[in-house]
The part of an RNA shown here (large-subunit ribosomal RNA, domain VI) has 265 nucleotides and comes from an Anaerolineae bacterium. It matches the Rfam family "Bacterial large subunit ribosomal RNA". The full RNA is in RNAcentral, with records from ENA.
Context: one part of a larger RNA
RNA sequence: CGCAGGGGACUUGAGGGGAGCCGUUCUUAGUACGAGAGGACCGGAACGGACAGACCUCUAGUGUGCCAGUUGUUCCGCCAGGAGCAUCGCUGGGUAGCUAUGUCUGGCAGAGAUAACCGCUGAAAGCAUCUAAGCGGGAAGUUCGCCCCAAGAUGAGGUCCCCCACUGGUUAAUCCAGGUAAGACCGCCGGGAGAUCACCGGUUUGAUAGGCGGGAGGUGUACGCGCAGCAAUGCGCUAAGCUGACCCGUACUAACGGUCGAGGG
Numbered sequence: 001c002g003c004a005g006g007g008g009a010c011u012u013g014a015g016g017g018g019a020g021c022c023g024u025u026c027u028u029a030g031u032a033c034g035a036g037a038g039g040a041c042c043g044g045a046a047c048g049g050a051c052a053g054a055c056c057u058c059u060a061g062u063g064u065g066c067c068a069g070u071u072g073u074u075c076c077g078c079c080a081g082g083a084g085c086a087u088c089g090c091u092g093g094g095u096a097g098c099u100a101u102g103u104c105u106g107g108c109a110g111a112g113a114u115a116a117c118c119g120c121u122g123a124a125a126g127c128a129u130c131u132a133a134g135c136g137g138g139a140a141g142u143u144c145g146c147c148c149c150a151a152g153a154u155g156a157g158g159u160c161c162c163c164c165a166c167u168g169g170u171u172a173a174u175c176c177a178g179g180u181a182a183g184a185c186c187g188c189c190g191g192g193a194g195a196u197c198a199c200c201g202g203u204u205u206g207a208u209a210g211g212c213g214g215g216a217g218g219u220g221u222a223c224g225c226g227c228a229g230c231a232a233u234g235c236g237c238u239a240a241g242c243u244g245a246c247c248c249g250u251a252c253u254a255a256c257g258g259u260c261g262a263g264g265g
Base pairs, nucleotide, nucleotide: 001152005163006162007161008160009159010158011157015149016148017147018146021049022048023047024046025045026044027043033038051106052105053104054103055102059100060099061098062097066093067092068091069090070089071086072085073084074083075082076081110144111143112142117137118136119135120134164264166178167177168176169175183260184259185258186257187203188202189201190200191199208254209253210252211250212249213248214247215246217243218242219241224237225236226235227234228233
């Protein structure tokens, strides 16, 4: 820009893409078959490999603004207690998120038309013949079925809902300009969305982010004081203290503002 007013949702599916895998054990059955050795089709059940998708409850990683321990050194006047630097100094753990080695799920079933091939009926050709008329069966293949995209599918589809037929100028029809409606966009606060854009939430009629309060989870019993000990240290107050991303709440802080947008052959 188009889709014959302007909008918001939800959809149909022309068409396109993905998936499509394999094994073992038990059973049928030591049956059919076979002199024996051996040993099935068909059908039923269970388990697994690789592959793929999703997820983070469990297991296991990471977790550089979480907690603790600890070495050297500098500084905070000293002690005590801390801070900086040393690969995050090193070490032990670890929330959210992101992950696989973890968890769940998938290939199926079914239907249609067929290939080779197997048939029924059956003439030409009194027989025979699956074929000439006609009718069946038959593949991991094909079409549908499962998952994803999809109306620029210009063949521009469908359903529901919202907004209304304004003002000025102008024409033979009409066209131009303006303020609006539903609504949209910009801006702003943000996001398990993200390179940008897009997408999603919020914008005071507000819990969108931060802060604050409570909780979960993590670490593992802070500082200080008291007690015991010459001391190192231990014990008590104390399952303390601290705590990023998680959950619930709470307007204290920040979401100030602006633009566009129909009048219907």